RNA sequence: GCUCCAUCCCCGGGGAGCGCGCGUGCGCUGAGAGGUGGGUUUCGCGCCCCACGACCCGUCGAACCUGAACCCGUUAGCACGGGCGGAGGGAGGGUCGCCGCCAAGCGC
Repeated sequence: GCUCCAUCCCCGGGGAGCGCGCGUGCGCUGAGAGGUGGGUUUCGCGCCCCACGACCCGUCGAACCUGAACCCGUUAGCACGGGCGGAGGGAGGGUCGCCGCCAAGCGC
């Protein structure tokens, strides 16, 4: 010095559960528990589809999915603790150079 890398820009990935008989109402956990508009359909809503938004996450990847309608504990239930398990999958390019964890590697 480079790999690396903060920030920034652009792009991308993802989920939306549980209880109260139903849910447009109320409550719980959570970063987030489907917010807005449009389409379809309907008596109207909902479901479904599209776009946008909030939130989380993007390979150093436990965001999220699969196994899984899993196993043990626990709870009214979800949530939560442990296991499964660092198992299998999973979405990145650019700009900048005063700095961008630690460690490490390469070159001079």

The RNA shown here (TPP riboswitch aptamer (THI element)) has 108 nucleotides and comes from Tsuneonella dongtanensis. It matches the Rfam family "TPP riboswitch aptamer (THI element)". From the family's description: Vitamin B(1) in its active form thiamin pyrophosphate (TPP) is an essential coenzyme that is synthesised by coupling of pyrimidine and thiazole moieties in bacteria. Its family is annotated with thiamine pyrophosphate binding in the Gene Ontology. Its mean pLDDT, the model's own confidence on a scale to 100, is 75. The sequence is in RNAcentral, with records from Rfam and Ribocentre. Of the family's consensus pairs, 100% are formed in the model.